[in-house]
c-di-GMP-I riboswitch aptamer from a Gallionellaceae bacterium, 86 nucleotides, folded computationally. NCBI's taxonomy places the organism under Bacteria, Pseudomonadati, Betaproteobacteria, Nitrosomonadales, Gallionellaceae.
RNA sequence: GACUCAAAAGGGCAAAACCGUCGAAAGGCGGUGACGCAAAAUUACCGGACCUCAUUUUCGCCAAUUAGGUCAGCGGGAUUGCAAAG
Numbered sequence: 001g002a003c004u005c006a007a008a009a010g011g012g013c014a015a016a017a018c019c020g021u022c023g024a025a026a027g028g029c030g031g032u033g034a035c036g037c038a039a040a041a042u043u044a045c046c047g048g049a050c051c052u053c054a055u056u057u058u059c060g061c062c063a064a065u066u067a068g069g070u071c072a073g074c075g076g077g078a079u080u081g082c083a084a085a086g
Base pairs, nucleotide, nucleotide: 003086012037013036017032018031019030020029021028022027035073041079042078043077045076046075047074048071049070050069051068052067054066056064057063
């Protein structure tokens, strides 16, 4: 230095639910809370899931198209990173 993740220490993050708040929604943020996590850190590049304010088609609804958005705690990729037994 690389690989692996059985152990120790110091710690870190925080699912569901509830409350507040922002948003049309998916969902975000804050608080309480801990299901879990060694990348549960960052990133929508690929696949996937979800939403539909707006556009077009329709008398209208449904649905679809266009377009936009959300999820990094769905998988892969990329970038960065704490400790350290073997």